[in-house]
Context: one part of a larger RNA
RNA sequence: GGACGAACGCUGGCGGCGCGCUUAACACAUGCAAGUCGAACGGUCUAGACCAUGAGAAAGAACACAUCAAUUGGGGUGUGUUGUUUCUUGUGGUCGGGAUAGUGGCGGACGGGUGAGUAACACGUGAGCAACCUACCUAACGGAGGGGGAUAGCGGCUGGAAACGGCCGAUAAUACCGCAUGAUGUACAGAAAUCGCAUGGUUUUUGUAUGAAAGGAGAAAUCCGCCGAUAGAUGGGCUCGCGGCCAAUUAGGUAGUUGGUGGGGUAAUGGCCCACCAAGCCGACGAUUGGUAGCCGGACUGAGAGGUUGGACGGCCACAUUGGGACUGAGAUACGGCCCAGACUCCUACGGGAGGCAGCAGUGGGGAAUAUUGCACAAUGGAGGAAACUCUGAUGCAGCGACGCCGCGUGAGGGAAGACGGUCUUCGGAUUGUAAACCUCUGUCUUAGGGGAAGAGUAGAAGACGGUACCCUAAGAGGAAGCCACGGCUAACUACGUGCCAGCAGCCGCGGUAAUACGUAGGUGGCGAGCGUUGUCC
Numbered sequence: 001g002g003a004c005g006a007a008c009g010c011u012g013g014c015g016g017c018g019c020g021c022u023u024a025a026c027a028c029a030u031g032c033a034a035g036u037c038g039a040a041c042g043g044u045c046u047a048g049a050c051c052a053u054g055a056g057a058a059a060g061a062a063c064a065c066a067u068c069a070a071u072u073g074g075g076g077u078g079u080g081u082u083g084u085u086u087c088u089u090g091u092g093g094u095c096g097g098g099a100u101a102g103u104g105g106c107g108g109a110c111g112g113g114u115g116a117g118u119a120a121c122a123c124g125u126g127a128g129c130a131a132c133c134u135a136c137c138u139a140a141c142g143g144a145g146g147g148g149g150a151u152a153g154c155g156g157c158u159g160g161a162a163a164c165g166g167c168c169g170a171u172a173a174u175a176c177c178g179c180a181u182g183a184u185g186u187a188c189a190g191a192a193a194u195c196g197c198a199u200g201g202u203u204u205u206u207g208u209a210u211g212a213a214a215g216g217a218g219a220a221a222u223c224c225g226c227c228g229a230u231a232g233a234u235g236g237g238c239u240c241g242c243g244g245c246c247a248a249u250u251a252g253g254u255a256g257u258u259g260g261u262g263g264g265g266u267a268a269u270g271g272c273c274c275a276c277c278a279a280g281c282c283g284a285c286g287a288u289u290g291g292u293a294g295c296c297g298g299a300c301u302g303a304g305a306g307g308u309u310g311g312a313c314g315g316c317c318a319c320a321u322u323g324g325g326a327c328u329g330a331g332a333u334a335c336g337g338c339c340c341a342g343a344c345u346c347c348u349a350c351g352g353g354a355g356g357c358a359g360c361a362g363u364g365g366g367g368a369a370u371a372u373u374g375c376a377c378a379a380u381g382g383a384g385g386a387a388a389c390u391c392u393g394a395u396g397c398a399g400c401g402a403c404g405c406c407g408c409g410u411g412a413g414g415g416a417a418g419a420c421g422g423u424c425u426u427c428g429g430a431u432u433g434u435a436a437a438c439c440u441c442u443g444u445c446u447u448a449g450g451g452g453a454a455g456a457g458u459a460g461a462a463g464a465c466g467g468u469a470c471c472c473u474a475a476g477a478g479g480a481a482g483c484c485a486c487g488g489c490u491a492a493c494u495a496c497g498u499g500c501c502a503g504c505a506g507c508c509g510c511g512g513u514a515a516u517a518c519g520u521a522g523g524u525g526g527c528g529a530g531c532g533u534u535g536u537c538c
Base pairs, nucleotide, nucleotide: 001538002537003536004535006534007533008532009531010530013408014407015406016405017404018403019401020400021366026364027363028362030361031360032359035106036105037104040103041102043100044099045098046097048095049094050093051092052091053090054089055088056087057086058085059084061082062081063080064079065078066077067076068075113319114318115317123243124242125241126240127239128238129237132236133235137232138231139230141228142227143226145179147177148176154169155168156167157166158165159164185210186209187208188207189206190205191204192203193202194201195200215224216223217222245291246290247289252282253281254280257279258278259277260276261275262274263273264272294316295315296314297313298309299308300307301306321342322341323340324339325338344355345354346353347352372398374397375396376395380394381392382391383390384389411441412440413439414438421432422431423430424429445479446475447474448473449472450471451470455465482527483526484525485524486523487508488507489506493522494521495520496519497518503510504509
């Protein structure tokens, strides 16, 4: 000098883009962060239309009876019966609509967080698998015939404070299970061709065995699914060469250890595991032990070589309160799944239960120190769905913080009586200083008013940000400058106070009565919304 996820002191006008618990992988109140599908299924609830039926109310009609009045004729009132219309309500059926606890499917293995552990094929790079798997997706091929038994929801009874159950009964499916068919699959036994890299691989072919399926929507066409098998794509698994920390005040280490045979296990090779056999294997080219540490693309610095570093972003790995275990599944040994044990917290009727922020906010604590319990799914992307759509603290945005980088402003031009005031003075003056006042302007920013996006793809609709950016008009120099230094290094000097005191200091060193080095003032220098200090790296 440069750099920083910085902190501290003084100061602080605006905007854009980034960044923001480096410490306790400490403990966590509260809310949200993974659901979705009724076009897989049986139900349940609900607004509605139509039909049937029961009850009630009202209207007016017919008939019968009673009564009153009149009598030439149909008049009034009351009661009962019948059927009609309208309204209300209950039940049942049909229809299509909405909602949904449960069964079932797909997804919860992605996305998001953290760096504790790990010195390791964990990572980087380059190879290999003739030793492997791959849901959804793509391409092409073939198939889906016919049956069965359950079970949740539900109902009844019942246990428990709760969490959560138990027994009995009935029921559905794209849930479950047989049967049929069936190969290019798999296994075994052959035959032929061909290739290679040792075990061997590939292709064709014969026989035997094994052995699959599910429907839904629609008026239909058809669409979405289902089963088998092939190829691809994507994602993974395993093996190897090389590479990257410190300590020898760590020199020997190792018994499943090293190899073989046979088996088990796995998608697959392998002491991965087991039985038996042999006695090997690693090591000064640093084994073993101990310490430290996630690795890389990169970042900082440097002319480079190199040194340091791995925060944000991207790739890989590991972890999810601590330790262990498996289940399900194409995929996990699974952060917001399960079981066991430990610690901790909470509830309890004391019998027993519940929980896991290293997701987003937020709280306590630790600390020099690090933000909102915000808005929206409008965009991008993801899950489910035929779709509409639902979900999405991923993401897009907003809020806070000069934490960083960049940009802008705090006015411009004129103005000498070189004013007043301040400071110094040899008392003449010098300096602050064109600085101010004053005159003429401008309107960036600011404030107020008006207009107002792109981002939105489309047949159309749909914008959180946001009435934001931006544009127009008006007002008025009005609202916007500090910090550090001034002995040398090192740009910048005088006065007063102090008197080895108080103090300064990066190094040299200043201060003991004329201190350009302490404190204050004036002046000056440097940088400027910052300036200095501290820490760390080059």
Predicted 3D model of a 538-nucleotide part of an RNA (small-subunit ribosomal RNA, 5' domain) from an Oscillospiraceae bacterium.